[in-house]
Context: one part of a larger RNA
RNA sequence: GGCGUACGGUGGAUGCCUUGGCACAAGAAGGCGAUGAAGGACGUGAUAAGCUGCGAUAAGCCUCGGGGAGCUGCAAAUGAGCGUUGAUCCGGGGAUUUCCGAAUGGGGCAACCCGGCGCAGGUCAUGCUGCGUCAUCCCCAGGUGAACACAUAGCCUGGGAGAGGCAAACGGGGCGAACUGAACCAUCUAAGUAGCCCCAGGAACAGAAAGCAACCGCGAUUUCCCUAGUAGUGGCGAACGAACGGGGAACAGCCCAAACCGUCUAUACGUUAAAGCGUGCGCGCGUUGUGCAGACGGGGUUGUGGGGCGCCGCAUGGCAGGGGCGCAAACCUGCCGGAGAGUUACAAACUGACGUCAUAGCCGAAGCGAUCUGGAAAGUUCAACCAAAGAAGGUGAUAGUCCUGUAGGCGAAAUGACAGUCAGCUCUCUUGCGGCGAUCCCGAGUACCACGGGGCACGGGAAACCCUGUGGGAAUCUGGGGGGACCACCCUCCAAGGCUAAAUACUCUCUUGUGACCGAUAGCGAACUAGUACCGGUGAGGGAAAGGUGAAAAGCACUCCAAGAAGGAGAGUGAAAUAGUACCUGAAACCGUAUGCCU
Numbered sequence: 001g002g003c004g005u006a007c008g009g010u011g012g013a014u015g016c017c018u019u020g021g022c023a024c025a026a027g028a029a030g031g032c033g034a035u036g037a038a039g040g041a042c043g044u045g046a047u048a049a050g051c052u053g054c055g056a057u058a059a060g061c062c063u064c065g066g067g068g069a070g071c072u073g074c075a076a077a078u079g080a081g082c083g084u085u086g087a088u089c090c091g092g093g094g095a096u097u098u099c100c101g102a103a104u105g106g107g108g109c110a111a112c113c114c115g116g117c118g119c120a121g122g123u124c125a126u127g128c129u130g131c132g133u134c135a136u137c138c139c140c141a142g143g144u145g146a147a148c149a150c151a152u153a154g155c156c157u158g159g160g161a162g163a164g165g166c167a168a169a170c171g172g173g174g175c176g177a178a179c180u181g182a183a184c185c186a187u188c189u190a191a192g193u194a195g196c197c198c199c200a201g202g203a204a205c206a207g208a209a210a211g212c213a214a215c216c217g218c219g220a221u222u223u224c225c226c227u228a229g230u231a232g233u234g235g236c237g238a239a240c241g242a243a244c245g246g247g248g249a250a251c252a253g254c255c256c257a258a259a260c261c262g263u264c265u266a267u268a269c270g271u272u273a274a275a276g277c278g279u280g281c282g283c284g285c286g287u288u289g290u291g292c293a294g295a296c297g298g299g300g301u302u303g304u305g306g307g308g309c310g311c312c313g314c315a316u317g318g319c320a321g322g323g324g325c326g327c328a329a330a331c332c333u334g335c336c337g338g339a340g341a342g343u344u345a346c347a348a349a350c351u352g353a354c355g356u357c358a359u360a361g362c363c364g365a366a367g368c369g370a371u372c373u374g375g376a377a378a379g380u381u382c383a384a385c386c387a388a389a390g391a392a393g394g395u396g397a398u399a400g401u402c403c404u405g406u407a408g409g410c411g412a413a414a415u416g417a418c419a420g421u422c423a424g425c426u427c428u429c430u431u432g433c434g435g436c437g438a439u440c441c442c443g444a445g446u447a448c449c450a451c452g453g454g455g456c457a458c459g460g461g462a463a464a465c466c467c468u469g470u471g472g473g474a475a476u477c478u479g480g481g482g483g484g485a486c487c488a489c490c491c492u493c494c495a496a497g498g499c500u501a502a503a504u505a506c507u508c509u510c511u512u513g514u515g516a517c518c519g520a521u522a523g524c525g526a527a528c529u530a531g532u533a534c535c536g537g538u539g540a541g542g543g544a545a546a547g548g549u550g551a552a553a554a555g556c557a558c559u560c561c562a563a564g565a566a567g568g569a570g571a572g573u574g575a576a577a578u579a580g581u582a583c584c585u586g587a588a589a590c591c592g593u594a595u596g597c598c599u
């Protein structure tokens, strides 16, 4: 020196564990914000560096409930206190809530600096202090008022719990790539994806046919399964990719514009006594009336075309008032009565009662069984009990009957949510239905056409359909769109206004539950003071490592070695100290001590 054996050191694999994660399901919630958010800075404790909580009332204040013996957070210790006159703790409501931050009096290198006005405190007075208020845009009302006569702009005053900013995904819209694939690449693809921007809701969008279909019919939209990788599109390459129809989920339909009537306003015209004052008769009035425009009320909403207007037919409570006057019917308005409906659309606010749920909780069966082993019984053996409860977790090893619980029941002063019923409340009808008609209305720079684009599964194609940048430019039912060029016949549907629940999508967040999910190099980056420490000149950004004594600290009094607050030897605790805080187990590499053999 090598090989081996034994015993150690180092190291932290492995095993076991889990406070943390991951995925999914069901339910809830789906927003917060100028009444100042999200997120921070700085403070705040008897001692206080970090985390947590809180805000100069500062680990807290008030109140209403719950709860019932201890309490002053993680987190020890000492000190000082609190609590059955109910503390700590849990829940509802409220108060306080520095400074920054949309940040909003002005400024600014965020958490700082400097002001105006009003009121108050203080001073002889100023300085100083406290409270309130002062950004911008928008909306509403009033006043004033140019160029320029009316007017408008502008300006002024008052009012507004209006907007602004933040937030994970889902949604609608605007703009919109490239890598890639095509084995190259340019049309094409990736993909209307990623990304950026705007806007919204708890969902959004869409939505009651100018739709499909095929000569039969269907009857808003959304979504799923099929149709079907079909028909098609396609340097007919790569690739893209329907619909009709069938079957499910869920179902809901409505309101305007216009014609016409009435009222009001503005304006033009107009008197010759007349077109007028609803009708009939009589009397009377006459800036009454007519045209145009606007506002409001009624009317009206459809495709077997509908509506207006005129006429006819049928049916239909009471009372009061109205018109220039009187009478008559008819008409209008109001009240009573009757009938109906309603707050997700179809008009719109709510309130109360009953009920359910959420936000604290409460009750809840049966062994202080014996025996053996052990440090410890829940294990062994023996003999019991409960069970609408033998889910689970904990307790010194494996507990239905020890604890928390579980099955099953119960519960709210306060706040919130929800469905239904009733009541209040509100609205509608009480004149509607039918028939016949010469006339009036039925969404305009629209339909349609041309050119240029885009969207449709459809790449310009035989290319319809939808959208529209430019130009041209209709009609009102004897009208107009569509049925994949176009024409005819036929069929079908009414554009150019609007609203609309559910079925569908998602999960930053809360609750409950589950797992042939992980178990500390795994599982979230993060089981621990983690988006921390740390990195980059700054910055956008990047981004860790790090769990385990023991049942209980019983965490080694005391003695000794030692330079010793290191370390160790005894002693003691403990079942165990080779469990001693560098702490469960403690592999290997690596380093030793002792020894056998070989050299």
Stems, first nucleotide, its partner, number of pairs: 001598009015584001016548002020518002022515007029507002031166002039100003042055003046078002050074002061094006070082003105114003115134007136163002138160007170201001171199005181188001185235001211218002222249005232240002253499003256443001260298006267291003276285002279328005303477001305442004309437007317336006337430006350424005355418005361410003369382002372379001384401002386390001392404003448472008458484001479494005534542002555583001558570004